RNA sequence: UCGCGGGAGACAUCGCCUCGAAAGGGGCGGGGCCGAAGGCGCAACCACCCCGGAAACGCUCAGGCAACCGGACCGCGA
Numbered sequence: 001u002c003g004c005g006g007g008a009g010a011c012a013u014c015g016c017c018u019c020g021a022a023a024g025g026g027g028c029g030g031g032g033c034c035g036a037a038g039g040c041g042c043a044a045c046c047a048c049c050c051c052g053g054a055a056a057c058g059c060u061c062a063g064g065c066a067a068c069c070g071g072a073c074c075g076c077g078a
């Protein structure tokens, strides 16, 4: 790196528009919320001549808040 398996959190929220006979769906925007893609920050620690590395902590820009998908990370195989 690839394949397989596992894999959390947080409104099935409000308004408007729209498709539809209805059930229900879609779009835009507001408020609230989450922390485990990515990003940024702090630094215990590692290394140290210099240059560096560094969290699952913090932020919430990005992302996400039924399921699906995605998913840090973990296990197995190549």
Stems, first nucleotide, its partner, number of pairs: 001078006011031001013030007032065003038061001039059003045053002
This is a predicted structure of a 78-nucleotide RNA (Glycine riboswitch aptamer) from uncultured Parvularcula sp. Taxonomically the source falls in Parvularcula (Bacteria, Pseudomonadati, Pseudomonadota, Parvularculaceae). Its mean pLDDT, the model's own confidence on a scale to 100, is 79. Its Rfam family is "Glycine riboswitch aptamer". Rfam links the family to the GO term glycine biosynthetic process.